[in-house]
Molecule: SAM riboswitch aptamer (S box leader)
Organism: Alteribacter aurantiacus DSM 18675
Order: sequence, then structure tokens, then C1' cells
RNA sequence: UUCUUAUCACGAGAGACGGAGGGAAAGGCCCGAUGAAGUCUCAGCAACCAACCAAAACGGUCAGGUGCUAAUUCCUGCACGAAAUGUUCGUGCAAAGAUAAGAA
Repeated sequence: UUCUUAUCACGAGAGACGGAGGGAAAGGCCCGAUGAAGUCUCAGCAACCAACCAAAACGGUCAGGUGCUAAUUCCUGCACGAAAUGUUCGUGCAAAGAUAAGAA
């Protein structure tokens, strides 16, 4: 990097350095000098893998391996339904993406 499978409505931030960007992409809409990205320290969240418990489970415990800590994956496409109908809400499916585990 590619493929397969699972999940994506929950949850969880302070400080130091740093200096203007950031939220994947495009559009929108947001966040940002009351300090963005990034790096470091400490803290926290959770149960994919591992470990342990259990007869077993889609169960329980646990932060060892990853991951994460603005907004539903911030919103977006298609179909159907509802309503106060250029809109809003709901349900299902798809695409893209993220994370994990396995494989090539």
C1' cells in the first nucleotide's frame, strides 16, 4: 500500500514550547491571537487485540499492544416515510473516510 471482517449517536483535557492555521478531500458550516497545526509532559476515555475470570456467551475484570479526548465520521449521495414542504425530522442502503484484527 491492497484485500477481508467488525465498529463509528456513547465516552474522555490541562500545562509547557510554538506561532497561523485547523476540522481527510470538494462544497457548506464551524474552530482559531481569550492562541490553530506540530512537539513534549501529565491526566483521562474505552474493551478491537492480548491477559485473567467464566461451562459458554454477543458476559465480566483489566490500560499490556493500538486508538481516541469540539461539533453524529460536524453536514453532504440515493430510496422511502412524516411534517409546519426551496426546509426540517426519521428509517434503510451506498460511497468515501477513521480505528482495530487478520491476510497478501